[in-house]
RNA sequence: GCCCCAAUAGCUCAGCUGGUAGAGCACUUCAUUCGUAAUGAAGGGGUCUUCGGUUCGAAUCCGGAUUGGGGCA
Numbered sequence: 001g002c003c004c005c006a007a008u009a010g011c012u013c014a015g016c017u018g019g020u021a022g023a024g025c026a027c028u029u030c031a032u033u034c035g036u037a038a039u040g041a042a043g044g045g046g047u048c049u050u051c052g053g054u055u056c057g058a059a060u061c062c063g064g065a066u067u068g069g070g071g072c073a
Base pairs, nucleotide, nucleotide: 001072002071003070004069005068006067007066010025011024012023013022019056027043028042029041030040031039049065050064051063052062053061
């Protein structure tokens, strides 16, 4: 230098063919207990790395950038 893959909640990751984003763990509250842990219930938390484009509608499609990983030379 060229090619490929990834970027989504505090962490690890889903999200099938475009239709207003989820799980587990963590966190908060409540119940249970003499108390703690465990268990159960409820809840908060994300403008989906960024800038544009396509579309009635984009996490998803297209292009650029950034960061990380891998391959070739």